Order: sequence, then structure tokens, then C1' cells
RNA sequence: CGGGGCGUAGCGCAGUUGGCUAGCGCACUUGUAUGGGGUACAAGAGGUCGGAGGUUCGAGCCCUCUCGCCCCGA
Repeated sequence: CGGGGCGUAGCGCAGUUGGCUAGCGCACUUGUAUGGGGUACAAGAGGUCGGAGGUUCGAGCCCUCUCGCCCCGA
């Protein structure tokens, strides 16, 4: 320098045929059960989907640029 992959909640991930509200597991908070812990059950909080711009009535998803990590080639 060229090509490819990944980036979504604290952590691990799903969602990629663009469509109503962005979800799952663990963790976290509260409540109940227990003398307490563990555990079980119920409820809840937490995300501007790496960043910016564009296409569209509508973007996590498509396009462009860019940042970080990994792989391949030179």
C1' cells in the first nucleotide's frame, strides 16, 4: 500500500429478504420465599447499533468516507 472479516446494553451474541415497539443469555436493581447466604419466582433499569454523510416514506440492515481490532497478500 491492496484485499477480506468483525464492531449492536457491563460481558457474550442474534437480528443481513430495509417495515410498526431493537431482542436473547449472563450480570445488575427491587420485591417475595429463607434467621442469613445460596437458590427459585416476579417485576425493572440499562443501547442515540464504532463515528460522519448519503439513498429512501422508512436504515442495525443498502451506498460513500472514516476510526479501532484481527487475518491474507505485496
This is a predicted structure of a 74-nucleotide RNA (transfer RNA) from a Candidatus Omnitrophota bacterium.
It was read from a public genome assembly.
It matches the Rfam family "tRNA". Rfam's curators write: Transfer RNA (tRNA) molecules are approximately 80 nucleotides in length. Rfam classes the family as a transfer RNA.